[in-house]
């Protein structure tokens, strides 16, 4: 973006694209038509003020103190009016007419407006005041005096109210011009005029006052509707519901009382519990909603916590009164006083909230005639960036890029035009001056109108707390001004460094265990910006409680199942009604908020003005299509009749025949029996077998099925009887009588219980016997409740299609059961069609996918249960049912980030199936036993360097440790170094050679001897040695930092990719499947088609052959030699099998036949395999402190109770000894191999020919083979250990080397459980030869020839492998994963003998003030009802603690086992019931997950 359209998913796009639309700019439309502001300049007429200078003239100049007394003026105090019910605070409480909203009426009203009328005539007191008492004080008592708009009384009284009588009407009532009774005043104040001697009178305004009636505003009751939670609160009520009568009130009424009746209220949730002021609105959302109730308005309730009333026009009163409680204060202890939830302020709690300012100027209010008083109302300041809003901390220009800090790959980069600097600005700050608006009254005068007032219009004068504010001129100067957060991802922004699972970090994943972009610091960067971040709460994403907008087959959900109230819904037609529903109009919906337009403070926030808008109510008018209701009718749902029909449908009753078991009898004799093997067990008192007869109880083989029936659980021999339900065909009858279904009833497999029977067989518990590490099991002998019946409980299951009931619509193929019809036939069968169940595949849809798919999980309706993340938990409480077991109903704390579906790939399975391998099997030798050699391990040591440890270490780095190697140890030395490279000073030769002293020797300290190059004779190259400056050096760490390389599955056959195809993906296909093959070799077939690395072949040895060449053999030729180049073999012929095609067996030819044989070559990967001690190499670390560097002497790697491992001799006659005698191959040689000849017993020595080797030398091959000898023994075997006594190398042979000679002659007679290796020129057996190497410890190792075999039926079973199918709860991948007890810890919550403590009633008993009523001289006083309160009494209910207890839930490395996951080694799971350290094990039914 993308659907007619909102938000969300889903799809596409990632900027090039689309959206928004504030603000400005531009075009085009339309209204607007008449204002209004103004710069610089310029003119014109007039005023005022200020300052300064100068002169004139005029005016006033006595005051203070006492006392009497009038006036005024101000202050207290009373007395009398009104006001103090408003304003201000604050939300305890109230689920209620408290609020909201629309209506109503049996009512009242000071002040204020209008209309009428009146206002006479008397009287008595009281305060202040004066005296006096009392009391600590608050206060109070007695006596006098006195005034009133205070109080009292009496006349008047109508259109006022209220009896009663009348009279009329629409007669439970209302009316009315009717008569009687009752109820009232302030004659006051005060201005003017104006009479009067004077008190006073008249007259008039103004202000009051009385009665009535209207308004206007406020209040008073009353109703319908609205708006929290909790059913683990289901029954609530006695003034409760209603009735009549008197009371009472401003007024209705149980509001109160007496009588009467006995009703009301409730599942649309009454009673009871929590919780809470409501409301206009506020946040947030598209929207519906949701959460809220601050500021401002409106109502309501409160005024320390409770109860009263008085006054009043109004209160049961915030700043009145009285009483009780509770608390603080005085006190002379007898007594008083007090109420900040007004405004400031103090304490206290707390994570946290302000100054004891200023003023009535304004706006309001009270009183007043009015000046005027009062006013923490209010209107200002002050404190807090606690929100909003707006401005600023400057702008241009400056580098080949200063310095500093960071990082590097050393060259640089980056902070960065950023500072310096250079020019310009002056919002803001600072300083000087000018200075508002906010004003309007009021007080005086005039003017105009007017009967007057009042009203208008003006002139003068005078009122600002904020405030010398705001705002303006005018100066100075970049001056006075930038911080918090982040930088793994989500989420926009990275390096160094420090740390080293350590400090920390964190919103979720998660980061840290030596190279941390995630912890700390530094730089650098993002984001914002006078603010940023963090916590906390709401709402949003969250369609994640789904009205708008959700599921329920496996993911959390279908109640085991049925009849049925109550409610929901509910065929077809007509006709009325208008409750519902539409539609018009009217009131309403307070303002003030939202919105929209406009306007005023420079703009904005903010503030005025208009305007929609308020989605609801209420009235009144239309319409009648649908719903609904009334009346009338259908018959297609429903139900019934008639004729049929299947069936383990149920209940009862009787037979029946198989198997078992027991009992009696008869044959027989020694063993049955059971088991992987065995025993326990039955049998010589006779088992088992067998035959015969009788008893006994459960249970019904064949039929038998994907089969039938029931609502569901569940029904199975037969026969009788009684019953329920379905179904089909006929369309005959009712006429909507129908679906659903909360609660209710009913039913409801196994196990279980209770009571009485019965008991063959099986068989929890149990009790032997066996396996086993144990075996409280699996297996076996035995058995007990139970399993059977009748009666009564219990009421649950994987009570399952894991799929609630009804209805109607959507393509089909195929079996089955069961009814009917059609056709055909003699009939019956088939075949055709319609119906009612029941299976299996399957279209379309629909599902996350698996699957569903007219028996729907598909498309719709109706109506019920039911789900909201694992766990804790179907628990704990409560309640309710039950003899128990139990069962329904049903939570929270805490806890985890996951838990879970369906599928994918892959590993694994004590899982199938095919295959292959010295894997096995058949064979041949051999370790394993002894001596030795070597190596590991362990001891041990100064030190016994290291490093490698299933296979894949262990004669392995080591193709050669006496010293050197050498890394290790003791010791003695060196420090620019043994070794490399630059620079620097100094010295001059150094280097070499000869020597002399210490000394174990490195190494130190001397002495002679010789003496560079180039020269311009300064000096420079080049050596040296001292001294210095970078720096060397490390077999020091890290193989978990690497590179290279190398083991090993494994020379196994295999491991992938490009297009295409299938699937929402993950992924599959292809590689799978048949046949073959040594092979993913090759071939058919196939949604695949084709590469590619591997396999095969190319390479190199061997084996036969041709040519060619010939230094060496050879006298030449030659050749079976050497070298080099070639040929030859491919299933090519042939036969046979099987054929679609590869292909397999025989076989001829051939030297070689089916890869001829043997090397070389090792796929994608796994195993953080191995090596930083072979190289090489990243980071650490050791080195100015003398080392982890270097040199040197001696030591050790060789150490020896012991344990492994690979090997060598051997045990002997297929031998051993001696004598003679044949036959090889590859190699190696100049510091070398080293002849010939002589000496020596031998090793060896003398000698020195030849030969850089096809020539010479090493070099005699050995074994076999002829001869002879020994005769089975620890020997003529064997050959160790030892002693002597030579011989080589080497400075050196003691540690610690090889070899000769004579003597010694150990173990050892073929090897236990175990184990290796080989498939042919192999194996076995004999020698020979090289590498290292002065010498050797080599019996190792790599090579080389000689002699020269036995077996392979076969893949059962042991390892390994490699394809396919299954299962899975592995995926670090079976060395996996996990269960549950006990120990330790820690945390919540439960039970708990009790204790403590709130709350709401209740009952008994006292019982303040007060109203009312009674007695009272109508004064005191006393009583009586009610009542706050207080005691006391049994209970409810809520919490808090509690020794103990029992489950829970959490915790790197404990114990014990192994229960699930594979067929998990006894398939596993759901109910019962036993049982047991635990996971569980058994019975018994049921489920497939």
């Nucleotide at each position: 973006a993308u659907u007619a359209u909102g938000g969300g998913a889903g799809u596409g796009c990632a900027a090039a694209a689309c959206a928004g639309g504030a603000a400005c700019u531009u075009u085009u439309c339309a209204a607007g038509a008449g204002a209004a502001u103004u710069a610089a300049g310029a003119a014109a007429u007039g005023c005022u003020u200020u300052a300064u200078u100068u002169g004139a003239a005029u005016c006033c100049a006595a005051a203070a103190a006492g006392u009497g007394g009038g006036g005024c003026u101000g202050g207290g105090a009373g007395c009398g009016g009104c006001a103090a019910a408003c304003g201000g605070g604050u939300u305890a409480g109230u689920a209620a007419c408290a609020c909201g909203u629309a209506g109503g009426u049996a009512c009242a009203u000071a002040c204020c407006c209008c209309a009428u009328u009146c206002a006479c005539g008397g009287g008595g007191a009281u305060a202040a005041c004066c005296a006096u008492c009392u009391g600590a004080a608050a206060a109070g008592g007695u006596g006098g005096c006195u005034a009133a708009u205070a109080c009292c009384c009496g006349a008047u009284a109508g259109u006022a109210u209220g009896a009663c009588a009348c009279a009329c009407u629409u007669u439970u009532a209302g009316u009315g011009a009717u008569g009687u009774c009752a109820u009232u005043a302030a004659a006051g104040g005060u201005g003017u005029a104006u009479c009067u001697u004077a008190u006073g009178g008249u007259a008039u305004g103004c202000c009051g006052g009385a009665a009535u009636g209207g308004g206007a505003a406020u209040g008073g009751c009353c109703u319908g509707c609205g708006g929290c939670c909790u059913a683990u609160c289901a029954g609530c009520u006695a003034g409760a519901a209603g009735g009549u009568g008197g009371g009472g009130u401003a007024a209705u009424g149980g509001c109160u009382c007496a009588c009467c009746u006995u009703g009301g209220c409730u599942a649309u949730g009454a009673c009871g519990g929590g919780u809470a002021g409501g409301a206009g609105g506020a946040c947030u959302g598209a929207g519906a909603g949701g959460u809220u109730g601050u500021u401002c308005u409106c109502c309501a309730a409160c005024a320390a916590g409770g109860g009263c009333a008085c006054u009043g026009a109004g209160a049961c009163a915030c700043g009145g009164g009285c009483c009780c409680u509770a608390c603080u204060c005085c006190u002379a202890c007898g007594g008083g006083a007090g109420g900040c939830a007004g405004c400031a302020g103090u304490c206290g709690a707390g994570a946290a909230u302000u100054u004891u300012g200023g003023a009535c100027a304004a706006u309001g209010g009270g009183c007043g005639a009015a000046a005027g008083c009062c006013u923490g109302a209010u209107c200002c300041a002050g404190c807090g960036a606690c929100g909003c809003c707006g401005c600023g901390u400057g702008c241009g220009g400056g580098a080949u890029g200063a310095a500093g800090c960071u990082c590097u790959g050393c060259g640089g980069a980056g902070u960065g035009u950023a500072a310096a600097c250079c020019g310009c600005u002056u919002u803001u700050u600072c300083c000087a001056c000018u200075g508002a608006a906010a004003a309007a009254g009021c007080a005086u005068c005039u003017a105009c109108c007017u009967u007057u007032u009042a009203g208008u219009a003006g002139a003068u004068g005078u009122u600002g707390a904020u405030g010398g504010u705001a705002a303006g001129u005018g100066g100075a100067g970049a001056a006075u001004a930038a911080a918090g957060g982040g930088u793994u991802g989500c989420u926009a922004a990275c390096u160094a460094c420090g740390u080293g699972c350590c400090a920390g970090c964190a919103g979720c994943c998660g980061c840290g265990g030596u190279a941390a972009u995630a912890c700390g610091u530094a730089g650098a960067c993002c984001c914002u910006a006078a603010g940023c971040g963090u916590u906390a709460u709401c709402c949003g994403g969250a369609u994640u409680u789904a009205c708008u907008g959700g599921g329920c087959g496996u993911a959390a959900a279908g109640c085991g199942g049925g009849u049925g109230u109550a409610g929901g819904a509910g065929g077809u037609u007509c006709g009325g009604u208008a409750a519902g529903u539409c539609u018009g109009a009217g009131g309403u919906u307070a303002a003030a908020g939202c919105c929209c337009c406009u306007g005023g403070c420079c703009c904005a926030a903010c503030c005025a003005g208009g305007g929609a808008a308020a989605u609801g109510c209420c009235u009144c008018g239309g319409a009648a299509a649908c719903u609904a209701c009334c009346g009338a009718a259908c018959u297609a749902g429903a139900g019934g009749g008639a004729g049929c029909c299947a069936g383990a449908g149920g209940c009862u009753u009787u037979u029946a025949g198989a198997a078992c078991g027991c009992a009696c009898g008869g044959u027989g004799u020694a063993g049955g029996g059971g088991u992987g093997a065995a025993a326990u067990c039955c049998g010589u008192u006779g088992a088992u077998a067998u035959c015969g007869u009788g008893c006994g109880g459960a249970a019904u083989a064949c039929c038998a099925a994907a089969g039938g029936c029931g609502a569901a659980g569940g029904c199975a021999a037969a026969u009788a009887g009684c019953u329920g339900g379905g179904g089909c065909u006929c369309u005959c009858c009712u006429g909507a009588c129908u679906c659903u279904g909360a609660g209710a009833c009913c039913c409801g497999a196994a196990a279980g219980c209770c009571u009485g029977g019965g008991g063959a067989g099986c068989g929890a518990a149990c009790g032997g016997g066996a396996u086993u590490a144990g075996a409280u099991a699996c297996c076996c002998c035995g058995g007990u409740a139970g399993u059977c019946c009748a009666g009564g409980c219990c009421c649950u299951a994987a009570a399952c299609g894991a799929u609630g009931u009804c209805u109607g619509c959507u393509u089909g193929c195929u079996g089955u059961c069961u009814a009917g019809a059609g056709u055909a036939u003699c009939g019956a069968c088939c075949c055709u069609c319609u119906g009612g169940g029941u299976g299996g595949c399957g279209u379309a849809g629909c599902u996350a996918a698996c699957g569903c798919g007219u028996u729907a999980a598909g498309c719709a309706g109706a109506c019920c249960g039911c789900c909201u993340g694992g766990g804790g938990a179907g628990u704990a409480c409560g309640a309710c049912c039950g003899c128990a077991a139990g069962g329904u109903u049903a939570a929270a704390a805490c806890u985890c980030a996951a838990a879970g579906g369906a599928a994918u790939a892959g590993a694994c399975g004590g899982g199938g199936a095919c295959u292959c391998g010295c894997a096995c099997a058949a064979g041949c030798g051999g370790u394993g036993g002894a001596g030795c050699a070597u190596g590991a391990g362990g001891c041990u040591u100064a030190a016994u360097u290291c490093g490698u440890c299933a296979a894949u270490a262990a004669c392995c780095g080591a193709a050669g440790a006496a010293c050197c190697u050498c890394a290790c140890c003791a010791g003695g030395g060196c420090u620019u170094g043994a070794c490399a490279c630059u620079c620097c000073a100094a010295u001059g030769a150094a280097a070499c050679c000869u020597u002399a002293c210490c000394g174990a020797a490195a190494g130190g300290u001397g002495a002679g001897g010789c003496u560079u190059c180039c020269u311009u004779c300064a000096a420079g190259g080049a050596c040296a040695u001292u001294g210095g400056a970078g720096c060397a050096g490390g077999u020091g760490c890290u193989g978990c930092a690497u590179g290279g390389c190398u083991g090993u599955c494994g020379u196994c056959a295999g491991c992938u990719c490009g297009u295409g195809c299938c699937u929402u993906g993950a992924g599959g296909u292809g590689u799978u499947c048949u046949c073959u093959u040594a092979a993913g070799u090759g071939a058919g077939g196939u949604a695949a088609c084709g590469a590619g690395c591997g396999c095969a072949a190319c390479c190199c040895c061997u084996a036969c052959u041709g040519c060619a060449u010939g230094u060496u053999a050879u006298a030449u030729g030659u050749g079976u030699c050497a070298u080099g180049c070639g040929g030859a073999a491919c299933u090519g012929c042939c036969u046979c099998a099987a054929u679609u095609u590869u292909u397999g067996g025989g076989g001829a030819g051939g030297a070689a036949g089916g890869u001829g044989g043997g090397g070389a070559u090792g796929a994608c990967g796994c195993c953080a395999a191995g090596u930083c001690a072979g190289c090489a190499u990243g980071g650490c670390c050791c080195u100015c402190u003398g080392a982890u560097g270097c040199c040197c002497u001696g030591g050790g790697c060789u150490g020896c109770a012991c344990u492994c491992a690979u090997g060598c001799u051997a045990c002997a006659a297929u031998g051993g000894c001696u004598a003679c005698u044949a036959u090889a191959a590859a190699g190696a040689g100049c510091u070398g191999c080293u002849a010939a000849g002589c000496c020596g017993u031998a090793a060896g020595g003398c000698g020195g020919a030849g030969c850089g080797a096809a020539u010479c030398u090493c070099u005699u091959a050995a074994a076999a083979g002829u001869a002879g000898u020994c005769u089975c023994a620890g020997u003529u075997c064997g050959g160790a250990u030892u002693g002597a006594g030579g011989g080589c190398u080497g400075c050196a042979a003691u540690u610690c080397g090889c070899c000769c000679u004579c003597a010694u002659g150990a173990a050892g007679c073929c090897g236990g459980a175990a184990u290796c290796g080989c498939u042919a020129g192999u194996a076995a057996u004999c020698g020979c030869g090289a590498a290292u190497c002065a010498g050797c410890u080599a019996u190792g190792u790599c090579g080389c020839g000689g002699u020269g075999a036995a077996u392979a039926c076969g893949u059962u079973c042991u390892c390994g492998a490699g394809u396919c199918c299954u299962g899975u709860a592995c995926u670090c991948a079976c060395c996996g994963c996990c269960c549950g007890u006990c120990a330790c810890a820690u945390c919540a919550g439960g039970a708990g003998a009790g204790c403590c403590g709130g709350g709401a009633g209740g009952g008994u008993u006292c019982g303040a003030a007060g109203u009312u009523c009674c007695u009272g001289u109508u004064u005191a006083a006393g009583g009586a009802c009610c009542u706050a309160g207080a005691a006391u009494c049994a209970g409810c209910u809520c919490g808090g603690u509690g020794a103990u207890c029992a489950g829970g839930a959490u915790g790197a490395a404990g114990u014990c086992g192994u229960a699930a996951c594979a067929a998990g080694g006894c398939a596993c799971g759901g109910g019962u019931a036993g049982g047991g350290g635990a996971a569980c094990c058994u019975g018994u039914c049921c489920g497939u997950g």
A computed fold for a 1489-nucleotide RNA from an uncultured Candidatus Saccharibacteria bacterium, annotated as small-subunit ribosomal RNA. The sequence is in RNAcentral, with records from SILVA. Its mean pLDDT, the model's own confidence on a scale to 100, is 80.